[in-house]
Model confidence (mean pLDDT): 89 of 100.
Small-subunit ribosomal RNA, central domain from a Planctomycetota bacterium, 350 nucleotides, folded computationally.
NCBI's taxonomy places the organism under Bacteria, Pseudomonadati, Planctomycetota.
Its Rfam family is "Bacterial small subunit ribosomal RNA". Gene Ontology terms of the family: ribosome and structural constituent of ribosome.
Context: one part of a larger RNA
């Protein structure tokens, strides 16, 4: 090496560009590296196998033949695979038309509620619980009106809906800017796929420095509760949660299911486009091209289930898995400001 896997049994990297490599559509002509085929030369004896012989017999030994799949020249054969050439449009781009989106990035604006504060009204309680209490309140709370400030999230619409590679994205307007899809079938000509290393991008909590700080709230402080009660429950409460610059780089980063391409019965609903029809047209009905669900046919599957958005056929490229525990843990590298991250064992045990 061959070989078995990877939703849930151990096993898909978190996601994505992309550099080696690895694969790679169609037609033609060279070419003869890979591949096939003759031939020649080598491929030591011994072994191993055939088919005889000597030891009484095997064992063991001798003779003989065959093997020794192999490597060198060489001389063809071109079908596939590489190469060179010079084409093609079914893959892929690219143009023009058009319609959908919470897609990102910055700036400005709104309203509801919260709370904070000034003033008016107004008295004694308010506020919390399963029930208290601790707090708050006659220095006038709670409650209502009325001015004025503040920080964060944006009710309805709203969906089983959209968008986006993921993480994730939601009050409105403008700016600037990614992608995708559709329709024409006009250009380009294979310009594709996948990706070890390598980039970049990555909830939340945490970290550094300036800001901010209503609300909420790890820690923390008091009050219940209880055998105790470092908790559940209340009443305060600081980081922090929010901006801005920079770090960290992890998750149940989950569809626990990696990307591409082609193929393989049907129903139904939502969403974006396009085209025919029915009277134009909303509506309806059929046809197509993308998406997002449900149910299921064969098929797979232990089984649950999954089934054109496969967990079916198939093929191509990466990752990862090999008994539980030791352990995602020591050591070392290597990365971080630090927590920590990454990479990754062994004795020992059962």
């Nucleotide at each position: 090496c061959u070989g078995g896997g990877c939703a849930u049994a151990a096993a898909g990297g978190g996601u994505g560009c992309g550099u080696a490599g690895g694969c790679g559509g169609u037609g033609u002509a060279c070419c003869a590296a890979g591949u096939c085929g003759g031939a020649u030369g080598u491929g030591a004896a011994a072994u191993c196998c055939c088919u005889u012989u000597g030891c009484u017999u095997a064992a063991c030994a001798a003779a003989g033949g065959a093997a020794c799949u192999g490597c060198a020249u060489u001389c063809g054969a071109u079908a596939c695979u590489a190469g060179u050439a010079u084409g093609c449009u079914a893959g892929a781009g690219g143009g023009u038309a058009a319609a959908a989106g919470g897609g990102g990035c910055a700036a400005g604006c709104g309203g509801a509620a919260u709370u904070c504060u000034a003033g008016g009204u107004g008295u004694a309680g308010c506020g919390g619980u399963g029930g208290a209490a601790u707090g708050c309140g006659u220095a006038g709370a709670u409650a209502u009106c009325u001015g004025g400030g503040a920080g964060a999230a944006c009710g309805c619409c709203g969906a089983u809906g959209g968008c986006g590679a993921a993480g994730g994205c939601a009050g409105c307007u403008u700016g600037c800017u990614g992608g995708g899809u559709u329709a024409c079938u006009u250009c380009u000509g294979a310009c594709g796929c996948u990706g070890a290393g390598g980039c970049a991008c990555g909830a939340a909590a945490g970290c550094u420095a300036g800001g901010g700080g209503a609300g909420c709230a790890a820690a923390c402080a008091g009050g219940a509760u209880u055998a105790g009660a470092u908790a559940c429950c209340c009443u305060g409460g600081u980081a922090g949660u929010c901006c801005u610059a920079g770090c960290c780089g992890u998750a149940a980063a989950c569809g626990a299911u990696g990307g591409g391409c082609a193929c393989u019965u049907u129903g139904u609903u939502c969403u974006g486009g396009g085209g025919g029809g029915c009277c134009u047209g909303a509506u309806c009905c059929c046809c197509u091209c993308g998406g997002a669900g449900c149910c299921g046919u064969a098929g797979c599957u232990a089984a649950u289930g999954u089934g054109u958005u496969a967990a079916g056929u198939g093929c191509c490229c990466c990752g990862c898995c090999u008994g539980g525990g030791g352990a995602g843990u020591a050591u070392g590298g290597u990365c971080g400001c630090a927590a920590g991250g990454u990479u990754a064992a062994a004795a020992c045990u059962c």